């Protein structure tokens, strides 16, 4: 200091399940579970995803108008780190 083909100490755990805990909700938690993962560890910084308990703005609903509904956009709030890039940190091999 590269590199992850093989190999090995080990690790980590998608969907699903429970009619468990926490959240409005995405999502988290925990125990089961294994599709997979060489950073599948760890941060929301850039992109993108997802949320509506909050704001404004259209639109539909109405003969109009306010309530209300339902739907959208943007803000904002949250949330995925196993979407993708950026960072920080680290195990085992192999080659140098």
């Nucleotide at each position: 200091u590269u590199u992850g083909a093989a190999a090995a100490a080990g690790g980590c755990a998608a969907a699903c399940c429970g009619c468990g805990c926490c959240g409005a909700a995405a999502g988290g938690c925990c125990g089961g579970g294994a599709c997979g993962c060489a950073a599948a560890g760890c941060c929301a910084c850039g992109g993108g995803g997802c949320u509506a308990c909050g704001a404004a703005c259209c639109g539909c609903u109405u003969a109009c108008c306010c309530c209300g509904g339902c739907g959208g956009u943007u803000c904002u709030u949250g949330u995925c780190a196993g979407c993708c890039g950026g960072g920080c940190u680290g195990c085992c091999a192999a080659a140098g």
Predicted 3D model of a 96-nucleotide RNA (c-di-GMP-I-GGC riboswitch aptamer). Rfam family: c-di-GMP-I-GGC riboswitch aptamer. A reference for the family is Smith et al. (2009), "Structural basis of ligand binding by a c-di-GMP riboswitch", Nat Struct Mol Biol. Model confidence (mean pLDDT): 82 of 100.